[in-house]
Context: one part of a larger RNA
């Protein structure tokens, strides 16, 4: 832009894409076969490699600054507490949320139908054979279905349910339509603004005060691992109580305290 009013929601599935993996053990059974070595079919069961999806509960990474320690220098007047800087984390120990894999958890199934190569029934041409000439079966990790995504621009352009729109005048007509004017602006929708496990940007999603969408605040959780001040013991270095302390980024819950204010544009008047 179509899809013959507009719109919102849900959906069918022409069509397409992915998947389709192998191995090892047990039971059957040391059974059928075989002299004897050896050694099945069918069935049932269990495990394990790779491969692929999703995911963070555990387990491990990482987490550029959440903790804490610590050297060397400067500063903040000294001490005492703290900052900077040491190549874009000074080193070191560990870490939440995310994002990951070395982690979990699922997956290849089963089952239908046509078949190939093949086994076969009936049975003729050719009083016989003979799976085919006519007819009718079995049978593959192959094929069509079945799984699992995407999907009416599938232009043959689908469905379904909801929801809005129902005034009036002038002129030209070939009577089909055409142009202009008032008066109306609905359903929804966009913009604008707070945002997000959505995101290059768009889009997608969640909200805009009739409100928990981010922020701040409280409480938890979870991380570090007992601040600082003061008091004690000790020449002191320290250590010991206050005190499982201070202190915490992304996590969960509450709470309108800050922002999401006010608003403005598209979209018409029943439909060839």
């Nucleotide at each position: 832009c179509g899809c013959a009013g507009g719109a919102u929601a849900u959906u069918u599935g022409c069509g397409g894409g992915g998947a389709u993996u192998u191995g090892u053990c047990c039971u059957u059974a040391g059974u059928a076969c075989g002299a004897g070595a050896g050694g099945a079919c069918c069935a049932g069961g269990a495990c394990a490699g790779a491969c692929g999806a999703a995911c963070c509960u555990c387990u491990g990474g990482u987490g550029u600054u959440c903790c804490a320690g610590u050297u060397g220098u400067c500063a903040c007047g000294c001490c005492a507490g703290u900052g900077g800087c040491a190549a874009a984390g000074g080193c070191u120990g560990g870490g939440u949320a995310g994002c990951c894999a070395c982690g979990u958890u699922c997956g290849g199934a089963a089952a239908g139908g046509a078949u190939a190569a093949g086994c076969g029934c009936u049975g003729a041409a050719a009083g016989c054979a003979u799976c085919u000439a006519a007819g009718c079966g079995c049978c593959a990790a192959g094929c069509c279905u079945a799984c699992u995504c995407c999907a009416a621009g599938a232009a043959u352009a689908g469905a379904u349910a909801u929801c809005c729109c129902u005034u009036c005048c002038c002129g030209c007509u070939u009577c089909g339509g055409u142009g202009g004017g008032a008066c109306u602006a609905a359903a929804g929708g966009c913009a604008c603004c707070u945002u997000g496990a959505a995101g290059a940007c768009u889009a997608c999603a969640a909200g805009g005060u009739u409100g928990a969408u981010a922020g701040g605040c409280u409480c938890u959780g979870a991380g570090u691992g007992u601040a600082a001040g003061c008091a004690c013991a000790g020449u002191a270095a320290u250590g010991u109580g206050u005190u499982c302390a201070g202190c915490u980024u992304a996590a969960g819950a509450g709470u309108a305290c800050u922002a999401a204010u006010c608003u403005g544009c598209c979209g018409u008047g029943c439909g060839g």
Molecule: large-subunit ribosomal RNA, domain VI
Organism: Candidatus Omnitrophota bacterium